[in-house]
RNA sequence: ACAAACGAUAGAGGUGCGGACUUUAAGAUUAACGGCGGUGACCAUGGCUAAUGGGAUGAUGCGUUGUGAAAGGAAAGCUCGCCGAAGGACAAUGAUUUGCCAUCUUUUUCCUGGGCUUACUGUUAAGAGCAGUGGGACUGUCAUCAUUUUUAUGAUGGAGUGCUAUCUAAAAC
Numbered sequence: 001a002c003a004a005a006c007g008a009u010a011g012a013g014g015u016g017c018g019g020a021c022u023u024u025a026a027g028a029u030u031a032a033c034g035g036c037g038g039u040g041a042c043c044a045u046g047g048c049u050a051a052u053g054g055g056a057u058g059a060u061g062c063g064u065u066g067u068g069a070a071a072g073g074a075a076a077g078c079u080c081g082c083c084g085a086a087g088g089a090c091a092a093u094g095a096u097u098u099g100c101c102a103u104c105u106u107u108u109u110c111c112u113g114g115g116c117u118u119a120c121u122g123u124u125a126a127g128a129g130c131a132g133u134g135g136g137a138c139u140g141u142c143a144u145c146a147u148u149u150u151u152a153u154g155a156u157g158g159a160g161u162g163c164u165a166u167c168u169a170a171a172a173c
Base pairs, nucleotide, nucleotide: 007167008166009165010164011163014083016082017081018080019079021077022076023075024074032067033066034065035064036063037062042054043053044052046101047100048099086112087111088110089109091107092106094104095103113139114138116136117135118134119133120132121131122130123129141158142157143156144155145154146153147152
């Protein structure tokens, strides 16, 4: 002097990701609470179980009639934070419980570049949406190869602890 690991900062992918608020539709001729009728022994928590409470002065279902919601989720608008944004799986912890499962919170590890579409399974009121596992084309990025005066084009492959830009700078040469 060159170059660059680690590190720091700032960015890109696009029907991009997630949260809050408002409105609307649906949920819903529903749940629930009453009246009437009928049946006749069980019913009550997310499920089971234990306990407790209610019940022949009629439980739970059923029919009819009257009143009649809400939550989660969805669409649009607006706003905030962002680009492992975020989502998911196993396990552990805490909450909940008589106990177990389920559910919710947090953490480790692992998987997924991104949206779209489709099949199956699960969830849900649901032919909406969401989640998982496969398929399909598309798209961004990098590497290799080929073509091309260059720009670019095509093929194959990989993964976000990636890619691009800038800064710093150890070791090696």
Source information
A computed fold for a 173-nucleotide RNA from Acetobacterium woodii, annotated as Lysine riboswitch aptamer. The coordinates come from a structure-prediction model, not an experiment, and the mean pLDDT is 76. Rfam family: Lysine riboswitch aptamer. From the family's description: Riboswitches are metabolite binding domains within certain messenger RNAs that serve as precision sensors for their corresponding targets. For this family Rfam cites "Riboswitches Control Fundamental Biochemical Pathways in Bacillus subtilis and Other Bacteria" (Mandal et al., Cell, 2003). The model forms 98% of the base pairs in the Rfam consensus.